[in-house]
Context: one part of a larger RNA
RNA sequence: AGCCAACGGUGGAUGCCUUGGCGCCUGAAGCCGAUGAAGGACGUGGGAGGCUGCGAAAAGCCACGGGGAGCUGCCUACCAAGCUUCGAUCCGUGGACGUCCGAAUGGGGAAACCCGGCACCCGUAACGGGGUGUCACUCCGGUCUGAAUACAUAGGGCCGGUAGAGGGAACCGGGGGAAUUGAAACAUCUCAGUACCCCGAGGAGAGGAAAGCAACAGCGACUCCCUGAGUAGCGGCGAGCGAAACGGGAAGAGCCUAAACCGGUCCAGUGUCAAGCCUGGUGGCCUUGCUGGGCCGGGGUCGUGGGAAAUCGAAUGAAGGGGCACCAGACCCUUCGCGGAGUUACAAAACUGCUGCUUAGUGGAAGUGUUCUGGAACGGCACGCCGUAGCGGGUAAGAGCCCCGUACACGAAAGGCAAGCGGUCUCCGAUCGAUUCUCCCGAGUAGCGCCGGAUCUGGGAAAGCCGGUGUGAAUCUACGAGGACCACCUCGAAAGGCUAAGUACUCACAGGCGACCGAUAGUGAACUAGUACCGUGAGGGAAAGGUGAAAAGCACCCCGGGAGGGGAGUGAAAUAGUACCUGAAACCGUUGGUUU
Numbered sequence: 001a002g003c004c005a006a007c008g009g010u011g012g013a014u015g016c017c018u019u020g021g022c023g024c025c026u027g028a029a030g031c032c033g034a035u036g037a038a039g040g041a042c043g044u045g046g047g048a049g050g051c052u053g054c055g056a057a058a059a060g061c062c063a064c065g066g067g068g069a070g071c072u073g074c075c076u077a078c079c080a081a082g083c084u085u086c087g088a089u090c091c092g093u094g095g096a097c098g099u100c101c102g103a104a105u106g107g108g109g110a111a112a113c114c115c116g117g118c119a120c121c122c123g124u125a126a127c128g129g130g131g132u133g134u135c136a137c138u139c140c141g142g143u144c145u146g147a148a149u150a151c152a153u154a155g156g157g158c159c160g161g162u163a164g165a166g167g168g169a170a171c172c173g174g175g176g177g178a179a180u181u182g183a184a185a186c187a188u189c190u191c192a193g194u195a196c197c198c199c200g201a202g203g204a205g206a207g208g209a210a211a212g213c214a215a216c217a218g219c220g221a222c223u224c225c226c227u228g229a230g231u232a233g234c235g236g237c238g239a240g241c242g243a244a245a246c247g248g249g250a251a252g253a254g255c256c257u258a259a260a261c262c263g264g265u266c267c268a269g270u271g272u273c274a275a276g277c278c279u280g281g282u283g284g285c286c287u288u289g290c291u292g293g294g295c296c297g298g299g300g301u302c303g304u305g306g307g308a309a310a311u312c313g314a315a316u317g318a319a320g321g322g323g324c325a326c327c328a329g330a331c332c333c334u335u336c337g338c339g340g341a342g343u344u345a346c347a348a349a350a351c352u353g354c355u356g357c358u359u360a361g362u363g364g365a366a367g368u369g370u371u372c373u374g375g376a377a378c379g380g381c382a383c384g385c386c387g388u389a390g391c392g393g394g395u396a397a398g399a400g401c402c403c404c405g406u407a408c409a410c411g412a413a414a415g416g417c418a419a420g421c422g423g424u425c426u427c428c429g430a431u432c433g434a435u436u437c438u439c440c441c442g443a444g445u446a447g448c449g450c451c452g453g454a455u456c457u458g459g460g461a462a463a464g465c466c467g468g469u470g471u472g473a474a475u476c477u478a479c480g481a482g483g484a485c486c487a488c489c490u491c492g493a494a495a496g497g498c499u500a501a502g503u504a505c506u507c508a509c510a511g512g513c514g515a516c517c518g519a520u521a522g523u524g525a526a527c528u529a530g531u532a533c534c535g536u537g538a539g540g541g542a543a544a545g546g547u548g549a550a551a552a553g554c555a556c557c558c559c560g561g562g563a564g565g566g567g568a569g570u571g572a573a574a575u576a577g578u579a580c581c582u583g584a585a586a587c588c589g590u591u592g593g594u595u596u
Base pairs, nucleotide, nucleotide: 001595002594003593004592005591006590007589008588009587015581016546017545020517021516022514023513024512025511026510027509029506030505031167032166039101040100041099042055043054044053046079047078049075050074051073061095062094063093064092065091066090070083071082072081106115107114108113116135117134118133119132120131121130122129137164138163139161140160141159142158143157144156145155171202172200173199174198175197176196182189186236212219213218223250224249225248226247233241234240254498255497256496257442261298262297263296264295265294266293267292268291269290270289276285277284278329279328280327281326282325283324303476305441306440307439308438309436310435311434312433313432314431317336318335319334320333321332322331338429339428340427341426342425350424351423352422353421354420355419356417357416358415359414361410362409363408367383368382369381370380372379384401385400386390392404393403394402447471448470449469450468451467452466453465457483479492480491481490482489533540534539553580556567557566558565559564
């Protein structure tokens, strides 16, 4: 030195464990913000580094509920000082306080800092200084002024606004919009209207009450699901892309305007005693009239076409008032009664009672023995009990009956939510039918030409929809559609608007489940984790769990400067000693054997 065996060191695999993750489901909830958000900085404890909480009233203050014996959060002991059955700590609801930054908004700025104006107050002999409140911009409403330019307009001043601004995981609508890739190359095509960027909305968003489908029969807003169907189709007819109606379900809701016509008001034009002042008679009035436009109120909203106007027929009750005067008639307005409706659209703001749910909680059955094993009984043995509860977790090992719970039952002073029934309250109530010449029924719109886009539809026989550009209709015997186009037939009513539910999603809340992981796994993160660290920055981004049932964490003695070790003691175990469960291998040794 090699090999073998035993025993160690080192190392941290493996096994076991789980406080943390992952996925899914159900319920509930779904916006926050100038009354200053989201997110932070700095502070804040008797001694206080980090985390958590909180804000100069600072691990907290007040009130109301719950609860009932200890408490002064965690790592984290200890000391000090206190609180508490006159109910603390703790839990819930409401309120107070809430520095500075941040949309950040008095001005500035290299965020958490600097410097101001005004009003009031404090302080100083005075200046400097301190405190409270207020002071951004835009928009909307009102009001006062007011150029070029006479009226006017622009502009300006003042007052008022719980108006806007910023944030939000995914979901939604819109405006833009790739390439890798596939086509076994590649250009049309595909990937894909995807990724990504921007804008906007909200608990949903979008869409939505037919200028729709359909087919000789009919349906009757929209949205979503199943089916139709990988069908009809599109396609270098390649790769590939790919409907719709019908049918079955979820849900269910319909409305308001423009115009014709009437009235009022303002402006412009025109006009003179004609016209006009509800009608008739008598009297009276004199810019009241007519035309056009704007605004306001009434009216009106449809496709068996609807409405207006006129005429005819039918139709709610009472009281009061109105017009230039009186009489008669008709008309209009107000109030009450009666009837109906209503807070998401159809007008709109709330309050309140009951019931239910929710934000703390409460009650909640039933087992003992054992000189069996063991350190320990929840195991064994023996005899019982409960069960609308034998889900689960803990307790020194497998516990229905020890503890927390579980089934089941119950509970709210205060806040929130939802529907139903009510009340206060608010709104509506004259129209219906018939006829008729007349009037109205959404214009630089529809259509068409050219050029694009999205649809299953790649320009095609290419309709329909949307956009750009040019041209440019009709008002009901009109107009649009039914896949070129024409006829017939059928369906609909464009060029204004609103609209719940069913649908999508899950940052956050509660509960449940898993042929999901078990510390190189599972989130990057089981632990001071988006931390340490790296980077000018955008950004990148770790490692790191386990004594024991209980610290009972080794008093005391010895060696040593200490570290460390040897005894003694604790413990079931110390080769469980905080470098701590198990403790593999590489690697390094000790002892013995053996070979040279």